[in-house]
A computed fold for a 60-nucleotide RNA from uncultured Faecousia sp., annotated as transfer RNA. It matches the Rfam family "tRNA". The sequence is in RNAcentral, with records from MGnify.
């Protein structure tokens, strides 16, 4: 330090962004640009709480 496929935000109250992918719209095609939408057991197992991604122990 561990969170989408990548790179990262989130620091208790139903997890977000850009890239990448998928449909769409434009075009004679095509790129570029709009719009739409999924994709997560939040490194593992515990504890604490009403409720942990977020605090606390251990492990990887």
């Nucleotide at each position: 330090a561990g969170u989408a496929g990548c790179u990262a935000a989130g620091u208790g109250g139903u997890a977000u962004a850009g890239c990448a992918g998928a449909g769409g719209a434009c075009u004679a095609a095509a790129a570029a640009u709009c719009c739409u939408c999924g994709u997560g057991u939040c490194g593992u197992g515990g504890g604490u709480u009403c409720g942990a991604u977020u605090c606390c122990c251990a492990c990887c």